[in-house]
RNA sequence: UGCUUAUGGAGAAAGACGGAGGGAUUAGACCCUGCGAAGUCUUGGCAACCUGUGCUUACAAGGUGCUACAUUCUACUCGAUCAGUCAUUGUACCGGCGAGAAAGAUAAGCG
Numbered sequence: 001u002g003c004u005u006a007u008g009g010a011g012a013a014a015g016a017c018g019g020a021g022g023g024a025u026u027a028g029a030c031c032c033u034g035c036g037a038a039g040u041c042u043u044g045g046c047a048a049c050c051u052g053u054g055c056u057u058a059c060a061a062g063g064u065g066c067u068a069c070a071u072u073c074u075a076c077u078c079g080a081u082c083a084g085u086c087a088u089u090g091u092a093c094c095g096g097c098g099a100g101a102a103a104g105a106u107a108a109g110c111g
Base pairs, nucleotide, nucleotide: 002110003109004108005107006106007105013043014042015041016040017039021032022031023030026075027074028073029072044067045066046065048064049063050062051060052059053058071103076100077099078098079097081096082095084093085092086090
């Protein structure tokens, strides 16, 4: 780096350095941020996966990981039906709901 499988509305802090961005990309929105962003280090914490104990239900925290906001929300497809808009009454525009996908993230295995 690639492939496969699984998971995802829960959970969880602070300090030092740093000095303007960040929330994966694209577009739109929204949010965080000099009352200090990203990143690095340290110490904690959480418990998603593996692991260990245990035996149907919990514990541990060894390996990764995580530690603002549902993967921050939407976009693609399908479905249902409630409101609004209008020179147009429609296979229109716009907002809301559900399901699935795509993409990305994490873990484990394989090459």